[in-house]
About this RNA
Predicted 3D model of a 376-nucleotide RNA (Bacterial RNase P class A) from an Alphaproteobacteria bacterium. Taxonomically the source falls in Alphaproteobacteria (Bacteria, Pseudomonadati, Pseudomonadota). The RNAcentral record of the sequence draws on ENA. A source record names the gene rnpB.

RNA sequence: CCAGAUGGCUGGAUGGUCGCCUUUUUCGCAAGAUUGGGGAGGAAAGUCCGGGCUCCAUAAGAUUAUGGUGCUGGCUAACAGCCAGCGGGGGUGACCUCAGGGAAAGUGCAACAGAAAGAUACCGCCAACAGCUUCUAAGACGGGGGGUUGGUAAGGGUGAAAUGGUGCGGUAAGAGCGCACCGCGUUUUUAGUGAUAAAAACGGCAUGGCAAACCCCACCAGGAGCAAGACCAAAUAGGGAUGGUUGGCUGAUCUUACCAUUAACCAUCCGGGUAGGUUGCAUGACAUGUGAAGUAAUUCACAUGCUAGAUGAAUGACCGUCUUAACACUGUUAAAGGUGCGAUGACAAAACCCGGCUUACAGGCCAUCUGGUGAA
Numbered sequence: 001c002c003a004g005a006u007g008g009c010u011g012g013a014u015g016g017u018c019g020c021c022u023u024u025u026u027c028g029c030a031a032g033a034u035u036g037g038g039g040a041g042g043a044a045a046g047u048c049c050g051g052g053c054u055c056c057a058u059a060a061g062a063u064u065a066u067g068g069u070g071c072u073g074g075c076u077a078a079c080a081g082c083c084a085g086c087g088g089g090g091g092u093g094a095c096c097u098c099a100g101g102g103a104a105a106g107u108g109c110a111a112c113a114g115a116a117a118g119a120u121a122c123c124g125c126c127a128a129c130a131g132c133u134u135c136u137a138a139g140a141c142g143g144g145g146g147g148u149u150g151g152u153a154a155g156g157g158u159g160a161a162a163u164g165g166u167g168c169g170g171u172a173a174g175a176g177c178g179c180a181c182c183g184c185g186u187u188u189u190u191a192g193u194g195a196u197a198a199a200a201a202c203g204g205c206a207u208g209g210c211a212a213a214c215c216c217c218a219c220c221a222g223g224a225g226c227a228a229g230a231c232c233a234a235a236u237a238g239g240g241a242u243g244g245u246u247g248g249c250u251g252a253u254c255u256u257a258c259c260a261u262u263a264a265c266c267a268u269c270c271g272g273g274u275a276g277g278u279u280g281c282a283u284g285a286c287a288u289g290u291g292a293a294g295u296a297a298u299u300c301a302c303a304u305g306c307u308a309g310a311u312g313a314a315u316g317a318c319c320g321u322c323u324u325a326a327c328a329c330u331g332u333u334a335a336a337g338g339u340g341c342g343a344u345g346a347c348a349a350a351a352c353c354c355g356g357c358u359u360a361c362a363g364g365c366c367a368u369c370u371g372g373u374g375a376a
Base pairs, nucleotide, nucleotide: 001372002371003370004369005368006367007366008365009364010363012322013321014320015319016318017317018316020039021038022037023036026033027032041347045358046357048356049355050354051353052352053225054224055223056222058257059256060255061254062253063252064251066221067220068219069218070217071085072084073083074082075081086100087098088097089096090095101216102215106214107213108210109209122156123155124152125151126150127149128148129147132145133144134143135142164182165181166180167179168178169177183205184203185202186201187200188199189198190197191196229279230278231277232276239270240269241268242267243266244265245264246260247259248258286305287304288303289302290301291300292299293298324345327340328339329338330337
């Protein structure tokens, strides 16, 4: 200097005039006026996870359905999140990625091609027999091609995948048939909290692939959700009909106890009134800074701070100054630098709250690491 990988920050500032929402002080019967403070995001998006919170319940127990997670250890309120590690795969590497338990519990799937897809022989190779055919002037104990029987799975073909792989020996020709190394299985030892890793001994050893197929195993989960709920005010007809059952949790069934019994509950239909206000509603598993522990995620201690609360939905408009990028000119070997213009410049807006994940993002900046080239 070029190319890449990972992590992070920013994505305007400032002054004035007018306007809006909220809160506080004072005045006011009220409407309002006045004084001080505050007023959109790193993702507010998606609604994919996990909770806080609210309600449903008269309690307890058993069985089951449904759904979710899936290597080990740690963090956390919790999680399918995060951190660290192990294993598989990709990459020269920094790093990235994995829906990472079980295929000898069972069932199932793999089209087509191919001889054959958990089981085989199409081509081929070898041996024996009979004696067919052809070549040479003629002939075969010669060369070539075929027939029958038997052996074979090394070579070839098909396929995503073909009875572990490579090499040597052996054989009529081959084959773990034998041997060496690798792979696989069992056992033991060592290291580690563990997932695992390494080594040794024994064994010729296929029990292949798919569970993001059904399934098995382990663990977790009651349901509904701020349009949850609570209160006030107002109004009507606390109306009527049909069906079911004795009823009583918001997954289902059963058992026991308790409460209630002509009421209650559930479903459907007809008819009538209201649909307004207050609250929930922002002090938190909170934020910032410093220190300590820890590889880290994170935890603890101290200090400082209070940072929107709307309800058809507020935070805007105008003017001026500064400046980051882009752009133009200049300058230089190339740069740096200088001048001008300049917010036109990304994705995009709370609605109960919080912790994550995912997705989108013009431009600019910072740090660490990897590979290549060159110079000293």